Context: one part of a larger RNA
RNA sequence: GAACGAACGCUGGCGGCGUGCCUAACACAUGCAAGUCGAACGAGAAAGUUUCCUUCGGGAAACUAGUAAAGUGGCGCAAGGGUGAGUAACACGUGAAUAAUCUGCCUACGAAUUCGGGAUAACUCGGCGAAAGCUGUGCUAAUACCGAAUAAGACCACGUUUCUUAUGUAAUGUGGCCAAAGGAGUCUCAAACUCCGUUUGUAGAUGAGUUCGCGGACCAUUAGCUUGUUGGCGGGAUAACAGCCCACCAAGGCGACGAUGGUUAGCCGGCCUGAGAGGGUGAUCGGCCACACUGGAACUGAGACACGGUCCAGACUCCUACGGGAGGCAGCAGUGGGGAAUAUUGCGCAAUGGGCGAAAGCCUGACGCAGCAACGCCGUGUGAGGGAUGAAGGCCUUUGGGUCGUAAACCUCUGUCAGAUGGGAAGAAUUCUGACGGUACCAUCAGAGGAAGCCCCGGCUAACUCCGUGCCAGCAGCCGCGGUAAUACGGAGGGGGCAAGCGUUGUUC
Numbered sequence: 001g002a003a004c005g006a007a008c009g010c011u012g013g014c015g016g017c018g019u020g021c022c023u024a025a026c027a028c029a030u031g032c033a034a035g036u037c038g039a040a041c042g043a044g045a046a047a048g049u050u051u052c053c054u055u056c057g058g059g060a061a062a063c064u065a066g067u068a069a070a071g072u073g074g075c076g077c078a079a080g081g082g083u084g085a086g087u088a089a090c091a092c093g094u095g096a097a098u099a100a101u102c103u104g105c106c107u108a109c110g111a112a113u114u115c116g117g118g119a120u121a122a123c124u125c126g127g128c129g130a131a132a133g134c135u136g137u138g139c140u141a142a143u144a145c146c147g148a149a150u151a152a153g154a155c156c157a158c159g160u161u162u163c164u165u166a167u168g169u170a171a172u173g174u175g176g177c178c179a180a181a182g183g184a185g186u187c188u189c190a191a192a193c194u195c196c197g198u199u200u201g202u203a204g205a206u207g208a209g210u211u212c213g214c215g216g217a218c219c220a221u222u223a224g225c226u227u228g229u230u231g232g233c234g235g236g237a238u239a240a241c242a243g244c245c246c247a248c249c250a251a252g253g254c255g256a257c258g259a260u261g262g263u264u265a266g267c268c269g270g271c272c273u274g275a276g277a278g279g280g281u282g283a284u285c286g287g288c289c290a291c292a293c294u295g296g297a298a299c300u301g302a303g304a305c306a307c308g309g310u311c312c313a314g315a316c317u318c319c320u321a322c323g324g325g326a327g328g329c330a331g332c333a334g335u336g337g338g339g340a341a342u343a344u345u346g347c348g349c350a351a352u353g354g355g356c357g358a359a360a361g362c363c364u365g366a367c368g369c370a371g372c373a374a375c376g377c378c379g380u381g382u383g384a385g386g387g388a389u390g391a392a393g394g395c396c397u398u399u400g401g402g403u404c405g406u407a408a409a410c411c412u413c414u415g416u417c418a419g420a421u422g423g424g425a426a427g428a429a430u431u432c433u434g435a436c437g438g439u440a441c442c443a444u445c446a447g448a449g450g451a452a453g454c455c456c457c458g459g460c461u462a463a464c465u466c467c468g469u470g471c472c473a474g475c476a477g478c479c480g481c482g483g484u485a486a487u488a489c490g491g492a493g494g495g496g497g498c499a500a501g502c503g504u505u506g507u508u509c
Base pairs, nucleotide, nucleotide: 001509002508003507004506006505007504008503009502010501013380014379015378016377017376018375019373020372021338026336027335028334030333031332032331035075036074037073040072041071048063049062050061051060052059053058082291083290084289092215093214094213095212096211097210098209101208102207106204107203108202109201110200111199112198113197114148115147116146117145123138125136126135127134128133153178155176156175157174158173159172160171161170163168182196183195184194185193186192217263218262219261224254225253226252229251230250231249232248234246235245236244266288267287268286269285270281271280272279273278293314294313295312296311297310316327317326318325319324344370346369347368348367352366353364354363355362356361383413384412385411386410393404394403395402396401417450419445420444421443422442423441427436453498454497455496456495457494458479459478460477464493465492466491467490468489474481475480
C1' cells in the first nucleotide's frame, strides 16, 4: 500500500447492488418447511337450509355431497434446503478403465396385455389401556396379492461358426426356466376406435457404483509396523471385481523415495496479495464428499443403510393414573446460552424450478420479494453566481496591524436528494393470473430550506502559534516527548488529510 463474512470509538442525508453466528456439530417454546392422485379401489359424514309429520321432546326426506375427514393402492418422500463435526482418505482434483456393473421416471423401435382364485384394511359388534396404542369377531373392493396359459426375446446348461483377444463379442442349434391390470373419453347399450397405463425385449439418454496412474498439510523430540495380516485353491455374499466374508494351504506384505504413530484439516473451481514467481485462504456463488441428538443396525425401494422413516442402546427434555409413553431446528423464522460480533416468529406461489395429477389444480420457508444493519462496493447530495465598510466576534500581535475571510450578512438564482399532489409500468410466456407495489418512473408544486464529520499537525509524513501543566498529568507505530518559555501532554485559534464516513484493533500478502 492492498484486502476483509470483521469488531470497537466518534459521527451519520439518500439510492442501487451485494453480504450478514467466523464462537457452543450448545440446548430448544411456537408456527410453517412433502405431498399428491376419485381418470386404481371400496365405503362415506356433520353443521346448516328447505319441506312434511309431531305426543312439541322430537322424527323423516331433499339439498349440503359422492363433498369433508379417514382407509386400501400408486408415484414422490434418496430431490430440493442445512451444516463442516468427522475424514490425511481413491475423500478431493485431473486423466484413464469397467472384457467386473446397475440405472425408476424420459426417448426411439418391436411384441403382448389370455383364463382364474383366495384374502384384507376401511366399516360393524366386542375387549384391554390414563394415554400412546393394542387385540378379537363378522363383511367387502382394486392397477393390492396369488395360481395357470402363452414366450419373440432375456437368463441358465451343452454344442457349432465368425471376429477379437483379456476371462470376451456376434450369429445359430437343442433342452430348461421367467410376464401382465386395468382406467377414462366418444356412444342409448354393445362393438369399435382413441388416450393414459401394465408386461417383456433391444438401443439411447441421464444418474450412480467400483478400480487404477499422477497431484496437493505438519512432526523423525514418532523407526519400525502388520495375523484376515500378504498371496493361493475352493466356496459364500454383492448389481459388480476383490480377504468383502468363511474353510484349508503357504509365509508373506509395508517402510528412510518416510511405513506406523501423533497433530491439524472437509477437497476443488476460485478468492486475497504480488510485476511475476510465489505466499495466504477455501465466507457468499458453482462442483464433489461427509454428517443429521450420540453410537449401532437393517427394512422398503430403481436408488438410502434414509435430516423432518423404522428398530436397539445411551445422554438429555417432556407427559403419566407410576403400569408406561413422547421428542430430536447442522430446513425458514424465532428463543435461551456462548461471544468483540452477525437480521423478521414478514409477503407470495405472480415469475423460475420441483413433486403428484389426463387435466383443472394442490403442495413447495426451494425460490421470488419485502424488513433490519454504513457490513462492503458504486453513485449522488448537503447549493450556485455576485458581494469589502475587508462588519461584528474569536485568535495572534512588535499595538502599527495580521488572520479566520468572499467566509458571513446582503442581492440575484437553481431545484438534485428528501417532501406534497396527480398519473403510473415492464417483469405475463398464454385467455386468465403481479407478492414486489400504488414500487420504479413521469408531470406539477413549494422552498436554501431537512442533510458534515472524523483523524492528524516533532521527524518518518502533508500541516504552527498562544495559554495551561512542570519527569506531574499525560503521549507514543519507531526514534522518542514532559524536570517553568513543550510546534510531541491538555485546551484554544489556525492549518493539513480523507469524507458519509473517519480513526483504532485484529488477520493475510
Small-subunit ribosomal RNA, 5' domain from an uncultured prokaryote, 509 nucleotides, folded computationally. Rfam family: Bacterial small subunit ribosomal RNA. Rfam links the family to the GO terms structural constituent of ribosome and ribosome. The coordinates come from a structure-prediction model, not an experiment, and the mean pLDDT is 84. The full RNA is in RNAcentral, with records from ENA.